Overview: Predicted 3D model of a 76-nucleotide RNA (transfer RNA) from Alphaproteobacteria bacterium MarineAlpha9_Bin7. The source organism's lineage runs through Bacteria, Pseudomonadati, Pseudomonadota and Alphaproteobacteria. The prediction has a mean pLDDT of 81. It matches the Rfam family "tRNA". Gene Ontology term of the family: triplet codon-amino acid adaptor activity.
C1' cells in the first nucleotide's frame, strides 16, 4: 500500500423494497416469601463509530475518515 467483513442499550445480537429504533441478559423500583433465590408487572438507559453529501425524510443510499478483523502485495 490494494481488496472485503464488522461497529446500533453495560453486554450479546436483531433490524431489506428510505418513514414506529427493538429483543435476550444485566441494573433499578414494586407485588408474591419472615427473608433469600425463582417467578411476575413496570421503570431507566441509544449523538445507530466520526464528519459530510443526496432526499419532505437516512441505522439503511454517496463520499471521506477513524478503530478492529480478514485475506492479498512489498522487504531493497
Nucleotide at each position: 500500500g490494494g481488496g472485503g467483513g464488522u461497529g446500533u442499550a453495560g453486554c450479546u445480537c436483531a433490524g431489506u423494497u428510505g418513514g414506529g429504533a427493538g429483543a435476550g441478559c444485566g441494573u433499578c423500583u414494586g407485588g408474591u416469601u419472615c427473608g433469600c433465590a425463582a417467578u411476575c408487572a413496570g421503570a431507566a438507559g441509544g449523538u445507530c463509530g466520526u464528519g459530510a453529501g443526496u432526499u419532505c425524510g437516512a441505522u439503511u443510499c454517496u463520499c471521506a475518515u477513524c478503530a478492529u478483523c480478514u485475506c492479498c502485495a512489498c522487504c531493497a